Overview: This is a predicted structure of a 76-nucleotide RNA (c-di-GMP-I riboswitch aptamer). It was read from a public genome assembly, where an Rfam model found it. Rfam family: c-di-GMP-I riboswitch aptamer. Its family is annotated with cyclic-di-GMP binding in the Gene Ontology.
[in-house]
RNA sequence: UCAAAUAUUUGGCAAAGCAGGUGAAAACCUGUGACGCAAAGCUAAAGGGACUUUAAAAUGUCAGCCAGCUGCAUUU
Repeated sequence: UCAAAUAUUUGGCAAAGCAGGUGAAAACCUGUGACGCAAAGCUAAAGGGACUUUAAAAUGUCAGCCAGCUGCAUUU
């Protein structure tokens, strides 16, 4: 340096539900919450896929689906 595996302490993120708000919807924001996460960090026109709307489509949404980029500790 590359590949694989693992997650003890400290620290980090935060599913569903609930309350308030935004939106046509999907969904998102704030608070609460704690299902999980070793990349649940970043990327949504220039990879695939899913969702919503629609006569048909995305120009809307999803990074906690795969993927791409970056990165911490230990072991082999």